Predicted 3D model of a 75-nucleotide RNA (transfer RNA) from a Candidatus Aenigmatarchaeota archaeon. Its Rfam family is "tRNA". It is annotated as a transfer RNA. The prediction has a mean pLDDT of 82. RNAcentral holds the sequence, with entries from ENA.

RNA sequence: GCCGCUAUAGCUCAGCGGUAGAGCGUCCGGCUGUUAACCGGAAGGUCGCAGGUUCAAACCCUGCUGGCGGCGCCA
Numbered sequence: 001g002c003c004g005c006u007a008u009a010g011c012u013c014a015g016c017g018g019u020a021g022a023g024c025g026u027c028c029g030g031c032u033g034u035u036a037a038c039c040g041g042a043a044g045g046u047c048g049c050a051g052g053u054u055c056a057a058a059c060c061c062u063g064c065u066g067g068c069g070g071c072g073c074c075a
Base pairs, nucleotide, nucleotide: 001071002070003069004068005067006066007065010024011023012022013021018055026042027041028040029039030038048064049063050062051061052060
């Protein structure tokens, strides 16, 4: 330098054009003599960044950045 994969909640990940979700964690409540467990609920996201396409983009296209892997060039 080229190619591929990857970036979504605090963590691990789903979602592949039509309202952004799950588990764990956190907080509140129930239960319990108390805690844990269990049950119910809530908060928490500019979907890595910037553009483009589209009526509509986490999703498609382009560039860039970080991570992982592969290939190549010079010495």